The part of an RNA shown here (large-subunit ribosomal RNA, domain IV) has 354 nucleotides and comes from Schizochytrium aggregatum. The organism belongs to Schizochytrium, within Eukaryota. The full RNA is in RNAcentral, with records from ENA.
Context: one part of a larger RNA
RNA sequence: CUGUGGUUAAGGAACUCGGCAAAAUGCCCCCGUAACUUCGGGAGAAGGGGGGCCGGAACCGUGAUGGGAUUUACUCCCGGAGCGGGAAAGGCCGCAGAGACCAGUGGGAAGCGACUGUUUACUAAAAACACAGGUCCGUGCCAAGUCGCAAGACGAUGUAUACGGACUGACGCCUGCCCGGUGCUGGAAGGUUAAGAGGACCUGUUAGCUGUUAAAGGCGAAGCGGAGAAUUUAAGCCCCAGUAAACGGCGGUGGUAACUAUAACCAUCCUAAGGUAGCGAAAUUCCUUGUCGGGUAAGUUCCGACCUGCACGAAUGGCGUAACGAUGGCGGCGCUGUCUCCACCCGAGACUCA
Numbered sequence: 001c002u003g004u005g006g007u008u009a010a011g012g013a014a015c016u017c018g019g020c021a022a023a024a025u026g027c028c029c030c031c032g033u034a035a036c037u038u039c040g041g042g043a044g045a046a047g048g049g050g051g052g053c054c055g056g057a058a059c060c061g062u063g064a065u066g067g068g069a070u071u072u073a074c075u076c077c078c079g080g081a082g083c084g085g086g087a088a089a090g091g092c093c094g095c096a097g098a099g100a101c102c103a104g105u106g107g108g109a110a111g112c113g114a115c116u117g118u119u120u121a122c123u124a125a126a127a128a129c130a131c132a133g134g135u136c137c138g139u140g141c142c143a144a145g146u147c148g149c150a151a152g153a154c155g156a157u158g159u160a161u162a163c164g165g166a167c168u169g170a171c172g173c174c175u176g177c178c179c180g181g182u183g184c185u186g187g188a189a190g191g192u193u194a195a196g197a198g199g200a201c202c203u204g205u206u207a208g209c210u211g212u213u214a215a216a217g218g219c220g221a222a223g224c225g226g227a228g229a230a231u232u233u234a235a236g237c238c239c240c241a242g243u244a245a246a247c248g249g250c251g252g253u254g255g256u257a258a259c260u261a262u263a264a265c266c267a268u269c270c271u272a273a274g275g276u277a278g279c280g281a282a283a284u285u286c287c288u289u290g291u292c293g294g295g296u297a298a299g300u301u302c303c304g305a306c307c308u309g310c311a312c313g314a315a316u317g318g319c320g321u322a323a324c325g326a327u328g329g330c331g332g333c334g335c336u337g338u339c340u341c342c343a344c345c346c347g348a349g350a351c352u353c354a
Stems, first nucleotide, its partner, number of pairs: 001349002005345003010340002014338001019335001027051005036041001038170001052092003059085004066078004070073001093097001108330001111327001112325002117129002133168007145154003171320004176250003181247002183243005190238003196232002202226004208219003251269005278312001279309001290306005
């Protein structure tokens, strides 16, 4: 010097990102125990007192020898020796009596998630996932859905109080407006639309006809081909409706009240509709350390308000909420070598010397 332990005057978080680490609490009995609450909890709340040994009245347990009764029994009654326990009075010892080891720190106001659970095996345990509960959609049974090329299987030896999918996430109070876009569901009149059907018209080939001295050329049936209009024709799309606990969305400008300020009010433009309740500088607020209040001597954090919400908002749920949490932030009691400010001690290692 390093690391494991131990002690420390006075102070007691002044340390530090942060009480990290340490200290403190700790067992049993008795007393006592708040807000809040879903009446279960909260609660071991908090906060106090006692604790060894001797002694042991009262009291409690057990109950012998003995006595009595009869229904003679593993019977009943009386009785109370002995033994055990024992609040208290009283007494004894020590610095110390749960004498060592072992063995909750407790309280306050808020955020998030209801809860117990689950998770990144090897940097994340959480506010993430799950959850009971809620809603919507699909599915009538050879169900929908899933796996498989198929056979087949799961679903399910179940049957809509069932099963599958999606979202939300206990509970309480609630969940506003918009169907124009996208999606889904329904509709079938009209428009559009495939293959197919249809086959007008056109056309290739050429038996034949025609033409001429010969020829070139012209016409051209059937068959075999090519191309192909009208017409006919489904879903879909267009179209018409419905649907937001489907995906999603939820305005601007100008003016106005007898101080000022503000604008219940008016006007106007746009929209499918212009954000309701509740909450709000918030896990969301840029400006921002907003402003006011509280707490501190002093507070970019914290708590309570305000509302100017850059850019909250209602099952991508909104706002509350008892209980719970190795959860993130804040303040305080106790306690301490975290610190002021270091020192010493035990044993271990490194190192130096021999």